Predicted 3D model of a 76-nucleotide RNA (c-di-GMP-I riboswitch aptamer) from a Desulfobacteraceae bacterium. Lineage of the source: Bacteria > Thermodesulfobacteriota > Desulfobacteria > Desulfobacterales > Desulfobacteraceae. Its mean pLDDT, the model's own confidence on a scale to 100, is 82. Its Rfam family is "c-di-GMP-I riboswitch aptamer". From the family's description: GEMM was predicted in a large-scale screen for bacterial structured RNA regulatory elements. The model forms 100% of the base pairs in the Rfam consensus.
RNA sequence: GACGGAGAACGCCAAACCUGCCGUGAGGCAGGGACGGAAAGCCACGGGUCUUGUGCGAGACAGCCGGGCCGCCGAU
Numbered sequence: 001g002a003c004g005g006a007g008a009a010c011g012c013c014a015a016a017c018c019u020g021c022c023g024u025g026a027g028g029c030a031g032g033g034a035c036g037g038a039a040a041g042c043c044a045c046g047g048g049u050c051u052u053g054u055g056c057g058a059g060a061c062a063g064c065c066g067g068g069c070c071g072c073c074g075a076u
Stems, first nucleotide, its partner, number of pairs: 002076001003074003012037002017032006035063001041069003045066003048061005
């Protein structure tokens, strides 16, 4: 560097659901909780889905796919 995530190690994140708060809403944040995840870390750049609105629009989702940036481990 490639490749992989090992009957390995260190650990990490946390779906649904419940509670509280915020938002018209999609949804977000915190606590509980684990279905899963080798980028389920970050970025709305392309596609997609969703919300609001209908004049242009304004938003949400990174745990839908692609892309970009960064990063842990080392069986092969």